[in-house]
Transfer RNA from an Anaerolineae bacterium, 73 nucleotides, folded computationally. The sequence is in RNAcentral, with records from ENA. Its Rfam family is "tRNA". Rfam classes the family as a transfer RNA.

RNA sequence: GCUCCUAUCGUCUAGCGGUCGAGGACGUCGCCCUUUCAAGGCGAAAACAUGGGUUCGAGUCCCAUUAGGAGCA
Numbered sequence: 001g002c003u004c005c006u007a008u009c010g011u012c013u014a015g016c017g018g019u020c021g022a023g024g025a026c027g028u029c030g031c032c033c034u035u036u037c038a039a040g041g042c043g044a045a046a047a048c049a050u051g052g053g054u055u056c057g058a059g060u061c062c063c064a065u066u067a068g069g070a071g072c073a
Stems, first nucleotide, its partner, number of pairs: 001072007010026004018056001028044005049065005
C1' cells in the first nucleotide's frame, strides 16, 4: 500500500428495512424482606463509533472517516 472482518447501556450480547417506544444477562441505584449482611422479590437509570447517502421508513442497506483485528505484498 491492497483486500477482508468487526464496532449497540459500565461489561457481555439479541437485532436479517416497519409489531423497536432498541430487548436480555451481569453490574449500579432505590424499595421490600432480614437484628445486620448475603441470597431472594419489586422497580429505576443506563447504549446503536463519527459524518453523509438511499428509502415513506435505517441499529439494519450504500459511501467515506475513525478505532480494533486478520491476510497478502